A computed fold for an 86-nucleotide RNA from Sulfurimonas sp., annotated as c-di-GMP-I riboswitch aptamer.
RNA sequence: UUUAUUCAUAGCCAAACUCGUUGUGAAGCGGGGUCGGAAAGCCAUGGGUCUUUCAUAAUUCCAUAAAAGAUUGCCAGGUUGCCAUU
Numbered sequence: 001u002u003u004a005u006u007c008a009u010a011g012c013c014a015a016a017c018u019c020g021u022u023g024u025g026a027a028g029c030g031g032g033g034u035c036g037g038a039a040a041g042c043c044a045u046g047g048g049u050c051u052u053u054c055a056u057a058a059u060u061c062c063a064u065a066a067a068a069g070a071u072u073g074c075c076a077g078g079u080u081g082c083c084a085u086u
Stems, first nucleotide, its partner, number of pairs: 004086001006084001012037002017032006035073001041079003045076003048071006055064002
């Protein structure tokens, strides 16, 4: 230095819930909180889920397309990376 590993340490993040605030909404941001997390850092690139708007077929059933959004703490991919042990 690289790869793998995990008994511990320092620091880091913060689900649910709650208060305030923004948004039609999914949700975002800030305070409290602490279920958890070694990428729970960053990027909506692919899939998933969710929201709003609008349109439409038909035979039985089921709905589906388009547009604009949300989510990286749903999964994958890309990229960067802290401390220590073996």
Its Rfam family is "c-di-GMP-I riboswitch aptamer". About the family: GEMM was predicted in a large-scale screen for bacterial structured RNA regulatory elements. Genes associated with GEMM are involved in a diverse array of functions, including chemotaxis regulation, signal transduction, secretion and chitin. Its mean pLDDT, the model's own confidence on a scale to 100, is 76.